[in-house]
About this RNA:
A computed fold for a 132-nucleotide RNA from a Sporomusaceae bacterium, annotated as c-di-AMP riboswitch aptamer (ydaO/yuaA leader). The sequence was found by an Rfam model in a public genome assembly.
RNA sequence: CAAUUAUACGCGCCGAAUCCUGACUAAACAGGUACGGAGGACCCAUUUUACGGGGUGAAGCGACAUGUUCGCGGGGCCGCAGCCUUGGCCCUAACCCGACAGCUAACUUCGGAGGCGCCGAAAGGCGGAGCU
Numbered sequence: 001c002a003a004u005u006a007u008a009c010g011c012g013c014c015g016a017a018u019c020c021u022g023a024c025u026a027a028a029c030a031g032g033u034a035c036g037g038a039g040g041a042c043c044c045a046u047u048u049u050a051c052g053g054g055g056u057g058a059a060g061c062g063a064c065a066u067g068u069u070c071g072c073g074g075g076g077c078c079g080c081a082g083c084c085u086u087g088g089c090c091c092u093a094a095c096c097c098g099a100c101a102g103c104u105a106a107c108u109u110c111g112g113a114g115g116c117g118c119c120g121a122a123a124g125g126c127g128g129a130g131c132u
Stems, first nucleotide, its partner, number of pairs: 010118005019032004035111005044102001052100001053097004060072004064067001073092006082126005
């Protein structure tokens, strides 16, 4: 000096999943919280009852050689929030309820995790944040 690995701080990404208090060296634990989900009337909607049905989620439909495939659709990232246009790179899983749920005011109830990156960082317009 370079490469690789691990850890810490910091910065950033997906996601609802952040933050505060008690205890306190800290953690477990407990209570709350930004934010997010489910059930649940009238009215409206549905003709639905085994090829069961339904929920969270972007993760749905179709084709076929059933997959490391293709098409359409859906989602994320490209370092000033957001919006529009173009381009590029990716993802399109997993889990749950248990015969049962349309919407839904009052009401009832639950979650508030986990994972990953750090030589990356593409442009144009509107915009207004920040700095001088």